[in-house]
Molecule: transfer RNA
Organism: uncultured bacterium
RNA sequence: GCCCAGAUGGUGAAAUUGGCAAACACGCAAGAUUCAGGUUCUUGUGUCCGUAUAGGACUUGCGGGUUCAAGUCCCGCUCCGGGCA
Numbered sequence: 001g002c003c004c005a006g007a008u009g010g011u012g013a014a015a016u017u018g019g020c021a022a023a024c025a026c027g028c029a030a031g032a033u034u035c036a037g038g039u040u041c042u043u044g045u046g047u048c049c050g051u052a053u054a055g056g057a058c059u060u061g062c063g064g065g066u067u068c069a070a071g072u073c074c075c076g077c078u079c080c081g082g083g084c085a
Base pairs, nucleotide, nucleotide: 001084002083003082004081006079007078010026011025012024019068027045028044029043030042031041032040046058047057048056049055061077062076063075064074065073
């Protein structure tokens, strides 16, 4: 240099046909159980603004584009892994 695959909440990840982003699991918080801890069970849990569980804004590595609508399609770039030379 060329080719292939990948980057999604705190973590592992799903969404494969372009149509509610984060299912499910872990972790975390509160509660129940316990003398206490663990286990187990219940509820909650992306970020920010907000007194708020109202309401609003934002979020799929970064920057553009197409579209009513993009994690998904197109272009450029960054980083990680593999292959060829």